[in-house]
RNA sequence: CGAGUCGGCUGGACGGCCGCGUGACGGCGCCCCGGCGUCGUCCCGAGGAACGUCCGGGCUCCGUAGAGCAAGGUGGUGGGUAACGCCCACCCGGGGUGACCCGCGGGACAGUGCCACAGAGAACAGACCGCCACGCUCGGCUCCGGCCGGGCGGGGUAAGGGUGAAACGGUGGUGUAAGAGACCACCAGCGGCCCAGGUGACUGGGCCGGCUCGGUAAACCCCACCUGGAGCAAGGUCGGACAGGGUGCGUUCGAGGGCUGCUCGCCCGAGCACCCGGGUAGACCGCUGGAGGCGUGCGGCAACGCACGUCGUAGAUGGAUGGCCGUCUCCCGCGCGGGGGCAACCGCGCGCGGUGACAGAACCCGGCGUACAGGCCGGCUCGUCCG
Numbered sequence: 001c002g003a004g005u006c007g008g009c010u011g012g013a014c015g016g017c018c019g020c021g022u023g024a025c026g027g028c029g030c031c032c033c034g035g036c037g038u039c040g041u042c043c044c045g046a047g048g049a050a051c052g053u054c055c056g057g058g059c060u061c062c063g064u065a066g067a068g069c070a071a072g073g074u075g076g077u078g079g080g081u082a083a084c085g086c087c088c089a090c091c092c093g094g095g096g097u098g099a100c101c102c103g104c105g106g107g108a109c110a111g112u113g114c115c116a117c118a119g120a121g122a123a124c125a126g127a128c129c130g131c132c133a134c135g136c137u138c139g140g141c142u143c144c145g146g147c148c149g150g151g152c153g154g155g156g157u158a159a160g161g162g163u164g165a166a167a168c169g170g171u172g173g174u175g176u177a178a179g180a181g182a183c184c185a186c187c188a189g190c191g192g193c194c195c196a197g198g199u200g201a202c203u204g205g206g207c208c209g210g211c212u213c214g215g216u217a218a219a220c221c222c223c224a225c226c227u228g229g230a231g232c233a234a235g236g237u238c239g240g241a242c243a244g245g246g247u248g249c250g251u252u253c254g255a256g257g258g259c260u261g262c263u264c265g266c267c268c269g270a271g272c273a274c275c276c277g278g279g280u281a282g283a284c285c286g287c288u289g290g291a292g293g294c295g296u297g298c299g300g301c302a303a304c305g306c307a308c309g310u311c312g313u314a315g316a317u318g319g320a321u322g323g324c325c326g327u328c329u330c331c332c333g334c335g336c337g338g339g340g341g342c343a344a345c346c347g348c349g350c351g352c353g354g355u356g357a358c359a360g361a362a363c364c365c366g367g368c369g370u371a372c373a374g375g376c377c378g379g380c381u382c383g384u385c386c387g
Base pairs, nucleotide, nucleotide: 001383002382003381004380005379006378007377008376009375010374012328013327014326015325016324017323018322020045021044023042024041025040026039027038028037029036030035031034047358051369052368054367055366056365057364058363059231060230061229062228071227072226073225074224075223076090077089078088079087080086091105092103093102094101095100106222107221111220112219113216114215115214128161129160130157131156132155134153135152136151137150138149139148140147141146169187170186171185172184173183174182188212190209191208192207193206194205195204196203197202235285236284237283238282244276245275246274247273248272249271256268257267258266259265292311293310294309295308296307297306298305299304331354332353333352334351335350336349337348339346340345
């Protein structure tokens, strides 16, 4: 310099004007004494994913003796965590020259099922071509002993060809009519035992055995472990109106209402007052301080944990957090100037124009997944050249 791989950070800045929401203070108005409305000032006001709602928890209500069944989920080993299907480290298998990446990674000698197409045959398999001997027959040659070639028949054979993702170990030899773990040596694989290392998955080595056993459990199934249900519209407090019920007083012996500051007086006049009640409309709580962020030190390979210090300001409920303008910045395009280089081209400065994503809290956390204009930083690997 080129190619690659892994990880982290960021997600425009400042100012002006207008506007919205929570809270505090103040003014004014209303109801009538702490609330509502309105105006003003001040503070604060979305994210790395607030998203999808896939998984796990906190919290709330309901359910619940104990055990089991069913149903669902998880699945190499050891750790981390409140918990997880998440994270870390390692093991095994696969890919890559490598950094590194990928794996829904228990069990197929408990049982059942399935294995498309092609192929003769797909699981205690199978003779299509081939190979081999035998019988019959045809043709040719003949030194008459036979030999060579073809066809048919019933057999032997899993060495060779062919089909397939997969054909019942591989190579060499013995053996045979031809062949075959039929037998032998080595290798691979399976099972058992032992030794060594490791917490463990597992790895390395030795001995023995029958000579060999297909795949599929994101098919049923078996094994081990885990799981009660619903969700902040959870749940709770206050509580109008309107049904319903009760008690008291009252209908010419006048309850109650109007005129009125009160009494008297005048007028209207059959219902009025209180309590219980269900918990609707509405209001409030839950509602944001948490398994919290940051820094330092210690333990640990790491995930993470512990100690100390420090910070602390979104809480809407038809749902606020926005819009416009200016300056700057990032990126892109064009033009000009100047520099490096043989050149293609690449940086630098100035000017003009354009663009700035994905997306938005709604009880709160931990993850995973997905989307994203661009910008910045770091570790490591391979290749070429130079020292």